[in-house]
Context: one part of a larger RNA
RNA sequence: GAGUAGCGAGAGAGGGGUGAGAAACCCCUCCGCCGUAAGCCCAAGGGUUCCUGGGGAAGGCUAAUCCCCCCAGGGUCAGUCGGGAGCUAAGGCGAGGCCGAGAGGCGUAGUCGAUGCACAACAGGUUGAUAUUCCUGUACCACCGUGUCCGCGCCCAUUCCAAUGUGGGGGUACUAAGGGGCUGACCUUCGGGUCGAACCGACCAACCCUGCGGCGGAAAGCGAAGGAGGGACGGAGGAGGAUAGGUGAGCCCAGGCGUUGGUUGUCCUGGGGUAAGUGCGUAGGGCGAGGUGUAGGCAAAUCCGCACCUCAUAUGCCUGAGACACGAUGCCGAGCCGCUUAGGCGAAGUCACUAAUUCCAUGCUCCCAAGAAAAUCUUCUAGCGAGUUGACACGGUGCCCGUACCCCAAACCGACACAGGUGGGCGGGUAGAGAAUACCAAGGCGAUC
Numbered sequence: 001g002a003g004u005a006g007c008g009a010g011a012g013a014g015g016g017g018u019g020a021g022a023a024a025c026c027c028c029u030c031c032g033c034c035g036u037a038a039g040c041c042c043a044a045g046g047g048u049u050c051c052u053g054g055g056g057a058a059g060g061c062u063a064a065u066c067c068c069c070c071c072a073g074g075g076u077c078a079g080u081c082g083g084g085a086g087c088u089a090a091g092g093c094g095a096g097g098c099c100g101a102g103a104g105g106c107g108u109a110g111u112c113g114a115u116g117c118a119c120a121a122c123a124g125g126u127u128g129a130u131a132u133u134c135c136u137g138u139a140c141c142a143c144c145g146u147g148u149c150c151g152c153g154c155c156c157a158u159u160c161c162a163a164u165g166u167g168g169g170g171g172u173a174c175u176a177a178g179g180g181g182c183u184g185a186c187c188u189u190c191g192g193g194u195c196g197a198a199c200c201g202a203c204c205a206a207c208c209c210u211g212c213g214g215c216g217g218a219a220a221g222c223g224a225a226g227g228a229g230g231g232a233c234g235g236a237g238g239a240g241g242a243u244a245g246g247u248g249a250g251c252c253c254a255g256g257c258g259u260u261g262g263u264u265g266u267c268c269u270g271g272g273g274u275a276a277g278u279g280c281g282u283a284g285g286g287c288g289a290g291g292u293g294u295a296g297g298c299a300a301a302u303c304c305g306c307a308c309c310u311c312a313u314a315u316g317c318c319u320g321a322g323a324c325a326c327g328a329u330g331c332c333g334a335g336c337c338g339c340u341u342a343g344g345c346g347a348a349g350u351c352a353c354u355a356a357u358u359c360c361a362u363g364c365u366c367c368c369a370a371g372a373a374a375a376u377c378u379u380c381u382a383g384c385g386a387g388u389u390g391a392c393a394c395g396g397u398g399c400c401c402g403u404a405c406c407c408c409a410a411a412c413c414g415a416c417a418c419a420g421g422u423g424g425g426c427g428g429g430u431a432g433a434g435a436a437u438a439c440c441a442a443g444g445c446g447a448u449c
Stems, first nucleotide, its partner, number of pairs: 012030006031446004039426004045406002049404001050074006059067002079140002081402004086117002091112003097106003121138005141398009151388002158219004165212006172205001178200002184195004221384002226380004234367004240360003245354005251272006257265001273331002277326003284319004288311007296304002332349001335345003368371001412421002428440004
């Protein structure tokens, strides 16, 4: 410079309290603001900022008895929520390997890696601070054990297949005895004789049919790190069936009856809830089944693929919201009682209309730009194999990490308690096409001079 700029969008007033001290702290009343948010719940990020008691130096753009400040103490409870003990994508690492002077680079088998796939819990209550975690009630999942039952096997029995062997029938080839007898050989008294290849030729055996016999085997279960299916997917569009939610009620329940004319009435005020799970299998959507053969699916296969045949187009099978019933003789519940921070009692708990961007739905129709992978799961065999599948009941077990609090913000990213930025879910009423806009509810604020 200068007691200057500034004190960072915004409504406060009155009364009471505390205190040394109050415009700002606490309580009450009124007023005002937000209300697809300035409400509620998560992810990321932060890391104790959460709660209780105390404090008043500094921080707080002023004051402060107050604080997200300081001090002390306390607080985060899980088989089911999220992650790991499951799977893979981009990408990372990478035994061997290849390359490089080296450092190192690339990369197979693998191994990691969610923003994806798979996977079992809901309602109410409770604390000063946690709750799908604690408690109450009712469930579900996986594994283990015990018991019962229905099956199947091992053993016995039975049935089937079946080796060596064996009876009968058929039967082809080779060959024996024998037949045969060459443009053959030898001998000859020339009359002939002897030998002799090819060829013909049974039984047995091979083979076929049919019996006997019965070495041996099959008729449980589990089951891949392998095969196959499935998981499994785009965009757009409209219609349908539902529900959440909402509104109304002259119906149900509780309370009220007017300081001023009326108000026992079709009056006024308030309330009219309840999950997972289990059962049922609806609106709707989709669809082939069986047999034979087989060279493909890195081995095998009864599976898949391919070819052919037969029977089929719905009284079948699969999927599937919702409703209904149980859950619930429970819980909640306006209100009432109460010695009022506790606790107790507890009514009605229905109907109609409307209606989603939610569910059926990974559905249906259309289109071209033709729209992840792997595991869980199903099935097949390889293999293992003497006990074992399934159902029901009861009992037991259930690991590690996160869980406080803020989260469109004074707690995150912006040097600040910064008019900026920050992904997802819910998001009521009246008017409205609407998540616009205006005003309100629940709820939250009056933003530090």